[in-house]
Context: one part of a larger RNA
RNA sequence: GGGUAGUUAAGGAACUCGGCAAAUUGGCCCCGUAACUUCGGAAUAAGGGGCGCCCACGCAAGUGGGCCGCAGUGAAAAGGCUCAGGCGACUGUUUAUCAAAAACACAGGUUUCUGCAAAAUCGAAAGAUGACGUAUAGGAGCUGACACCUGCCCGGUGCUGGAAGGUUAAGAGGAGAUGUGCAAGCAUUGAAUUGAAGCCCCAGUAAACGGCGGCCGUAACUAUAACGGUCCUAAGGUAGCGAAAUUCCUUGUCGGGUAAGUUCCGACCCGCACGAAAGGUGUAACGAUCUGAGCACUGUCUCAAUUACCCGCCCG
Numbered sequence: 001g002g003g004u005a006g007u008u009a010a011g012g013a014a015c016u017c018g019g020c021a022a023a024u025u026g027g028c029c030c031c032g033u034a035a036c037u038u039c040g041g042a043a044u045a046a047g048g049g050g051c052g053c054c055c056a057c058g059c060a061a062g063u064g065g066g067c068c069g070c071a072g073u074g075a076a077a078a079g080g081c082u083c084a085g086g087c088g089a090c091u092g093u094u095u096a097u098c099a100a101a102a103a104c105a106c107a108g109g110u111u112u113c114u115g116c117a118a119a120a121u122c123g124a125a126a127g128a129u130g131a132c133g134u135a136u137a138g139g140a141g142c143u144g145a146c147a148c149c150u151g152c153c154c155g156g157u158g159c160u161g162g163a164a165g166g167u168u169a170a171g172a173g174g175a176g177a178u179g180u181g182c183a184a185g186c187a188u189u190g191a192a193u194u195g196a197a198g199c200c201c202c203a204g205u206a207a208a209c210g211g212c213g214g215c216c217g218u219a220a221c222u223a224u225a226a227c228g229g230u231c232c233u234a235a236g237g238u239a240g241c242g243a244a245a246u247u248c249c250u251u252g253u254c255g256g257g258u259a260a261g262u263u264c265c266g267a268c269c270c271g272c273a274c275g276a277a278a279g280g281u282g283u284a285a286c287g288a289u290c291u292g293a294g295c296a297c298u299g300u301c302u303c304a305a306u307u308a309c310c311c312g313c314c315c316g
Stems, first nucleotide, its partner, number of pairs: 001311008010302002014300001019297001027051005036041001038145001052067006068072001080295007087287002092104002108143007120129003146282004151212003156209002158205005165200003171194002176189005213231005240274001241271001252268005
């Protein structure tokens, strides 16, 4: 000097990115227990009190009386709590060896394919899985409990259906033409016509891939614009939410909390660049999740001291 484990006056988060770490709490019995809620919970909520030994009574639970200590779950073991918000409903799963999460999964929802020798998948094949199942089944995609909902666009791409017309391969067809030959013939070439799917075409379909405007003017202060005009589009973003895990300008503005708050909470809406199953908005319960605040508590700190053991170093 370091490590590990204790203790500490006064203060008590002033430390720090952040209460990280440590401390507090802790068992059993009794009392008591809010908002909210899916009525199950929340809940050991929170917050209080008791706990040893001896005697008497009692079946016991216990009741009454007495005794001791600073201290009675006498050592050890044994939740800190509350408030608010984001995300994800939940229990689960995951980067063996830097990430446990808001990621994955999930029950539920929905679309689509599949009539059985099923679809789908593995395999040159045989065969197998699906399944010794049969549409209340099986495969695939998206979403992700629950509640309230899920708007407009089919022009593009995709998918499904349609079959009148256009285009269209091989094949069919064979008008003709060419070579050769005296000819018969042989050979080459070949127009019209016919000819499937596909594509063009016509419809449907967005919980398919996707998309969801601009400019100008207008009200008796000003400001703003319910209103009007105009251009473009397939249609111009509905409900709800909104400086948000999304807001550049931005520490937006106002309110709350603090003596003081780029974070936090509640509002506003000028949404650079939210938005409805790549779901929208809420939500009790849950979370080694993330964010903010408070109480308790403390060597985190003011500011360091000391004890035990161990290591290093120095002397013998």
Molecule: large-subunit ribosomal RNA, domain IV
Organism: fermentation metagenome